[in-house]
This is a predicted structure of a 108-nucleotide RNA (SAM riboswitch aptamer (S box leader)) from Pseudoneobacillus rhizosphaerae. Lineage of the source: Bacteria > Bacillota > Caryophanales > Bacillaceae > Pseudoneobacillus. Its mean pLDDT, the model's own confidence on a scale to 100, is 85. Its Rfam family is "SAM riboswitch aptamer (S box leader)". Its family is annotated with regulation of gene expression in the Gene Ontology.
RNA sequence: UUCUUAUCCAGAGAGGUGGAGGGACAUGGCCCUACGAAACCUCGGCAACAGGUUCUGAUGAAUACUGUGCCAAUUCCUUCAGACAUAAAUUUGUCUGGUAGAUGAGAA
Numbered sequence: 001u002u003c004u005u006a007u008c009c010a011g012a013g014a015g016g017u018g019g020a021g022g023g024a025c026a027u028g029g030c031c032c033u034a035c036g037a038a039a040c041c042u043c044g045g046c047a048a049c050a051g052g053u054u055c056u057g058a059u060g061a062a063u064a065c066u067g068u069g070c071c072a073a074u075u076c077c078u079u080c081a082g083a084c085a086u087a088a089a090u091u092u093g094u095c096u097g098g099u100a101g102a103u104g105a106g107a108a
Stems, first nucleotide, its partner, number of pairs: 001108008013043005021032003026079001028077002044071003049067003052063004075100001080097006
């Protein structure tokens, strides 16, 4: 990097450096940000994907030791399709699925 698979409406802060952007890509929005964005560093925290440890006959449960991951807003919403309802006429809403993305695990 590619493929497969599970999950994605919950949860989680401060300090330092930095100095204007950021919210994956693009659409239309909306939001965060000089009361300091991104990025980097330190400490802290959340969670329980994989391994470990403990309990159980087992299923499972617990733990948070290790490897990740994460710590604004549903993956911020949305654009692709379908169903239902609705509107006055190709409107708007709700639900479902898909595409894409993120993370873990496995394989190549």